[in-house]
Molecule: SAM riboswitch aptamer (S box leader)
Organism: Neobacillus terrae
RNA sequence: CACUUAUCGAGAGAGACUGAGGGAUCAGGCCCUAUGACGUCCGGCAACCUCCAUUAUGGAACGGUGCCACUUCCUGCAGAAUGUAAUCAUUCUGAGAGAUAAGCC
Numbered sequence: 001c002a003c004u005u006a007u008c009g010a011g012a013g014a015g016a017c018u019g020a021g022g023g024a025u026c027a028g029g030c031c032c033u034a035u036g037a038c039g040u041c042c043g044g045c046a047a048c049c050u051c052c053a054u055u056a057u058g059g060a061a062c063g064g065u066g067c068c069a070c071u072u073c074c075u076g077c078a079g080a081a082u083g084u085a086a087u088c089a090u091u092c093u094g095a096g097a098g099a100u101a102a103g104c105c
Stems, first nucleotide, its partner, number of pairs: 003103006013042001015041003021032003026076004043068003047065003050060004072097001077094007
């Protein structure tokens, strides 16, 4: 890297350094950002593994990863419902893609 399974509406600093972009790809939107983005450090959260227990739940944060704007920021593919003369719009559901963990090769 690939594959399998599960989850993705909650949670997480007016701190330090740096100095210009960032929000996965592509597209359309919409946002964040010199009142300092992104990144690093510190700090924190608790998703999974781990630990404890009265074990489908609650707790812990010593350990392994992870995470800390906006639902995975929204939509794009399909289906259903509603409104509409129709386009189209809104809502819901599912898929695809992505992310994370554990397993496996």